[in-house]
Context: one part of a larger RNA
RNA sequence: CUGGGCUUAAAGCGUGCGUAGGCGGCUUGGUAGGUGUGAUGUGAAAGCCCACGGCUCAACCGUGGAAUUGCGUCGCAAACCCUCAAGCUUGAGGAAGACAGGGGUGUUGGGAACUUAUGGUGGAGCGGUGAAAUGCGUUGAUAUCAUAGGGAACACCGGUGGCGAAGGCGCAACACUGGGUCUUUUCUGACGCUGAGGCACGAAAGCUAGGGUAGCGAACGGGAUUAGAUACCCCGGUAGUCCUAGCCGUAAACGAUGAACACUGGGUUGAGGGGACUUCCACAUCCUCUCGGCCGUAGCGAAAGCGUUAAGUGUUCCGCCUGGGGAGUAUGGUCGCAAGGCUGAAACUC
Numbered sequence: 001c002u003g004g005g006c007u008u009a010a011a012g013c014g015u016g017c018g019u020a021g022g023c024g025g026c027u028u029g030g031u032a033g034g035u036g037u038g039a040u041g042u043g044a045a046a047g048c049c050c051a052c053g054g055c056u057c058a059a060c061c062g063u064g065g066a067a068u069u070g071c072g073u074c075g076c077a078a079a080c081c082c083u084c085a086a087g088c089u090u091g092a093g094g095a096a097g098a099c100a101g102g103g104g105u106g107u108u109g110g111g112a113a114c115u116u117a118u119g120g121u122g123g124a125g126c127g128g129u130g131a132a133a134u135g136c137g138u139u140g141a142u143a144u145c146a147u148a149g150g151g152a153a154c155a156c157c158g159g160u161g162g163c164g165a166a167g168g169c170g171c172a173a174c175a176c177u178g179g180g181u182c183u184u185u186u187c188u189g190a191c192g193c194u195g196a197g198g199c200a201c202g203a204a205a206g207c208u209a210g211g212g213u214a215g216c217g218a219a220c221g222g223g224a225u226u227a228g229a230u231a232c233c234c235c236g237g238u239a240g241u242c243c244u245a246g247c248c249g250u251a252a253a254c255g256a257u258g259a260a261c262a263c264u265g266g267g268u269u270g271a272g273g274g275g276a277c278u279u280c281c282a283c284a285u286c287c288u289c290u291c292g293g294c295c296g297u298a299g300c301g302a303a304a305g306c307g308u309u310a311a312g313u314g315u316u317c318c319g320c321c322u323g324g325g326g327a328g329u330a331u332g333g334u335c336g337c338a339a340g341g342c343u344g345a346a347a348c349u350c
Stems, first nucleotide, its partner, number of pairs: 004321003007304002012318001014201004021194003025088006033081002035077008049065006091191001092188003095184005103177007110154001114150008125136002162169002206247006215241002220236004258317006266295011299306002323350003332343004
């Protein structure tokens, strides 16, 4: 390379936008580059292969054929690919009307809990554990009431429920703003899909500068436990957790399942629309579109299982895998303030 794969055996980039490239709906007409077909020229000879022949045979040699899968030129065909022109509406997008939502950003407000301070009541314990002790407390703690301050998080509703590309998003109001669904079939007329590089976003922890710090709490100190206890338990507690601006760019970033499109029995359930039926409404029933689950037919699968949200049947494009260890190491490059990230071997060994 061919071939085979990527839920769990090695293997789907964390996610999106998008450049090049690859691939691409229906109809008509033109050209004829690809394509198909025919003719012709060339494709040296020798060799190889086939047939016949010559040396007594063979090796060897001669004659003829085949082959030389290629290339050039000239015709013909026009289904398909390309291309040019004209059109179409089902893909895609726009418009109008309606709807759901913890989608995002900012500002403001709120109550519960906690903690601190001050004051009142009160008077000996509190706290903590398996049991204790460290700790707090007559300079009045714990408990309780009042007032004031502070920071963080938003109980119930809350739901295999919703929204978002993913990370993620949950008190309330307001402002700004992204996306989606349904209906109408009104407009554009293939404008599409994927996407190497690239760009953007990206939990937590960490980093820089400035703020903030109630609770929690790496490190650290103390008390226990224990043979020891650099732990588990307890009392404290700094960074951090929070905010602003900027870095970092990684996660079991998981559905361990790339994106898009088409096709292929059902049953049941939740969410958001639309329609029919009913005398109108409501409920119920039925139909339909979109989204989220469960169970299962065929099929698939090593099995577990998947099963219209496919891991089924196909097409297009991208990424990735190739025995274990060495090793996500060394080296080089590149990015970063650093931590480190990305790219990424070999010797050796089994």